Description:
Large-subunit ribosomal RNA, domain II from a Saprospiraceae bacterium, 688 nucleotides, folded computationally. The prediction has a mean pLDDT of 83.
Context: one part of a larger RNA
RNA sequence: UCCUACGAGUUACCGUCACUGGCGAGCUUAAGGCCUUCAGGGCUGUAUGCGGAGCGAAAGCGAGUCUUAACAGGGCGAUAGUCAGUGGGGGUAGACGCGAAACCGAGUGAUCUACCCAUGGGCAGGUUGAAGGUGCGAUAAUCUCGUACUGGAGGACCGAACCGGUAAACGUUGAAAAGUUUUCGGAUGACCUGUGGGUAGGGGUGAAAGGCUAAUCAAACUCGGAGAUAGCUCGUACUCCCCGAAAUGCAUUUAGGUGCAGCGUCGGGUAGAGGUGUCAUGGAGGUAGAGCUACCAAUAGGGCUAGGGGGCUUCACCGCCUACCAACCCCUGAUGAACUCCGAAUGCCAUGACAUUAUACCGGCAGUGAGGCUAUGGGUGCUAAGGUCCAUAGCCGAGAGGGGAACAACCCAGACCAACAGCUAAGGUCCCUAAGUAUGUGUUAAGUUGAGAGAACGAAGUGAGGAUGCUUUGACAGCUAGGAUGUUUGCUUGGAAGCAGCAAAUCAUUUAAAGAGUGCGUAACAGCUCACUAGUCGAGCGUUCUUGCGCGGAAAAUAAUCGGGCAUCAAACACAUCACCGAAGCUUUGGAUAUCCUGUUAGACAGGAAGGUGGUAGGGGAGCAUUCUAUACGAGUAGAAGUUGAGGCGUGAGCCUUGGUGGAUUGUAUAGAAAAGCCAAUGUAGGA
Numbered sequence: 001u002c003c004u005a006c007g008a009g010u011u012a013c014c015g016u017c018a019c020u021g022g023c024g025a026g027c028u029u030a031a032g033g034c035c036u037u038c039a040g041g042g043c044u045g046u047a048u049g050c051g052g053a054g055c056g057a058a059a060g061c062g063a064g065u066c067u068u069a070a071c072a073g074g075g076c077g078a079u080a081g082u083c084a085g086u087g088g089g090g091g092u093a094g095a096c097g098c099g100a101a102a103c104c105g106a107g108u109g110a111u112c113u114a115c116c117c118a119u120g121g122g123c124a125g126g127u128u129g130a131a132g133g134u135g136c137g138a139u140a141a142u143c144u145c146g147u148a149c150u151g152g153a154g155g156a157c158c159g160a161a162c163c164g165g166u167a168a169a170c171g172u173u174g175a176a177a178a179g180u181u182u183u184c185g186g187a188u189g190a191c192c193u194g195u196g197g198g199u200a201g202g203g204g205u206g207a208a209a210g211g212c213u214a215a216u217c218a219a220a221c222u223c224g225g226a227g228a229u230a231g232c233u234c235g236u237a238c239u240c241c242c243c244g245a246a247a248u249g250c251a252u253u254u255a256g257g258u259g260c261a262g263c264g265u266c267g268g269g270u271a272g273a274g275g276u277g278u279c280a281u282g283g284a285g286g287u288a289g290a291g292c293u294a295c296c297a298a299u300a301g302g303g304c305u306a307g308g309g310g311g312c313u314u315c316a317c318c319g320c321c322u323a324c325c326a327a328c329c330c331c332u333g334a335u336g337a338a339c340u341c342c343g344a345a346u347g348c349c350a351u352g353a354c355a356u357u358a359u360a361c362c363g364g365c366a367g368u369g370a371g372g373c374u375a376u377g378g379g380u381g382c383u384a385a386g387g388u389c390c391a392u393a394g395c396c397g398a399g400a401g402g403g404g405a406a407c408a409a410c411c412c413a414g415a416c417c418a419a420c421a422g423c424u425a426a427g428g429u430c431c432c433u434a435a436g437u438a439u440g441u442g443u444u445a446a447g448u449u450g451a452g453a454g455a456a457c458g459a460a461g462u463g464a465g466g467a468u469g470c471u472u473u474g475a476c477a478g479c480u481a482g483g484a485u486g487u488u489u490g491c492u493u494g495g496a497a498g499c500a501g502c503a504a505a506u507c508a509u510u511u512a513a514a515g516a517g518u519g520c521g522u523a524a525c526a527g528c529u530c531a532c533u534a535g536u537c538g539a540g541c542g543u544u545c546u547u548g549c550g551c552g553g554a555a556a557a558u559a560a561u562c563g564g565g566c567a568u569c570a571a572a573c574a575c576a577u578c579a580c581c582g583a584a585g586c587u588u589u590g591g592a593u594a595u596c597c598u599g600u601u602a603g604a605c606a607g608g609a610a611g612g613u614g615g616u617a618g619g620g621g622a623g624c625a626u627u628c629u630a631u632a633c634g635a636g637u638a639g640a641a642g643u644u645g646a647g648g649c650g651u652g653a654g655c656c657u658u659g660g661u662g663g664a665u666u667g668u669a670u671a672g673a674a675a676a677g678c679c680a681a682u683g684u685a686g687g688a
Base pairs, nucleotide, nucleotide: 001688002687003686004685005684006683011093012092013091014090016088017087018086019085020084021083022082023081026050027049032044033043034042035041036040054061055060064076065075066074067073096235097234099232103225104224105223106222107221108220114199115198116197117196118195119194120193121192122191123189125158126157127156128154132150133149134148135147136146137145138144162186163185164184167182168181169180170179201217203213204212205211238623239622240621241620242619243618248261249260250259251258252257262368263367264365265364266363267362268361274357275356276355277354278353279352280351281350282349283348289342290340291339296336297335300332301331302330303329305326307325308324309322310321311320312319371396372395373394374393375392376391377390378389379388380387401412402411403410416591417590418589419588421587422586423585427581428580429579430565431564432563436578438577439576440575441574442573443572449567450566457552458551461549462548463547464546465545466544467543468542469541470540478536479535480534481533482532484509485508486507491501515530519528520527592613593612595609596608597607598606599605600604624677626674627673628672629671630670631669632668633667634666635665642661643660644659645658646657647656648655649654
């Protein structure tokens, strides 16, 4: 992991609702007694219980009564019950099943281990050499000191047995539920050890680690209370049909639980009542926006000018100035969730008309009360988050199908069943891959692009449109030639001559034109060049604005890539057009079923209608199968049940026929009763 068997809403009583039945202003017996096929009944038994009148605290009144001054208003009443059976759900019981850690009681344990008591045992060998003693020496000394010998102390030293367990490796379904090997500590001591004995569970014992107390210890083990309790986890078994949620509000020693409400379902039930839409009419409101000399708060610049600061002046008071701060006022600009002189659209309320839908309300039974994403309006956060908290809508949840390469939520679209029929949606039509290598006009050269997102900034990329200037009296670019004179202007300076620098000046002449000089250059000159002019050439040239598509800016972690191949007047981009493909959508054909209507029957059947028939939790309905019982009818050694192959029927659970095997039971119909259906519970037992 698989197979087989077993394995979870039961039973009793109480009250509640629905349905079925009996009787009915009544209904009903309990225990007991009698009879009887001894197994269920029958007959009694009227005690009791429920109902038949309520209201009020009560006196009390009474289909009413209480409140009250009230004949008003309001509260509670005035409508058939009762006894059984079946079912739904509730309560009390273990109450659908399995599952704690724990608590308590009574006992059993110190053969392990901790400590203690009694009585025994053990410690190779080697080393060191304390006190004391004796001799000798020093000394006045028998004190004291030195020295030699003797002596044999020590939680002394080294190291076997013994006791321990430092480090590492191995071992880790081990040789072993703690070991082996090497290494290491103690080894005359607070040492080790044999035997017997003692201390017992909130107790013992502990050189103290919460250690040990029989492989069990922050409270041992065994049995019992006991099926403890579990707002928790897991599991909870056949089929088809109808409907179909919630993840919200309030409260909660409450937050993963629960109560009430909301939303679902089933039954009853009302029809001038309920919901929705459009239009009309009438309302409430302070959002979006806007505005602010309309308030409050905040606010940039300027003007005018109180007040203040600073400076000047004065003995002091006055006074003057001020690109300083600044109220009020004026001009310009402009902000606000907790500002408003204003103020929508939607939404909301009410009334009416029309359309459409089927609901309001009462009762039985629930589940839900962890939600999520997207879009929009907001709070919070960083106008961060697949963040978080609200609101409105959709979807997922509980929704399959097509598209989006893949992808709960995005786009399209809501799956009763069948079909080798058709039309479309989103999205697509070169190949993978169904359908255009479609048509027309442009753009792009970057493989931009063909998925998403690329910024500020930079650039004679290129298309379109506009404005403006020059131009056949010849533009722009190129080429040829000129580009001079007063003059090396003056100053400065070693020098300064167009061109180091400075102040002033920037004139004049000759000219087609030529600056007291645009840039190189020289020590200074020289030289080259420009502005400017003429000639040549012969038709457009320059500046600027808006805009389409491109370029750079452009860096990420395992080779790369638009899904891939690949694609350049496209298979890219923009606009337009016509075809086609494309889904469980729609249509066609056949069939099933729920609801409603009609007809016939009165079980049910036939026909018709509609825009019915996705579905988790959950509610409701109808059935299949298993075992047993009762009644009726059967089957079976000419082969029952079971089992195995084949065929058929039913929407399905399932059922039927038949061949083989098997060798003695068993079926159908109608009722009834359940130990009544397994893939799951780290389920239990057995097997593979």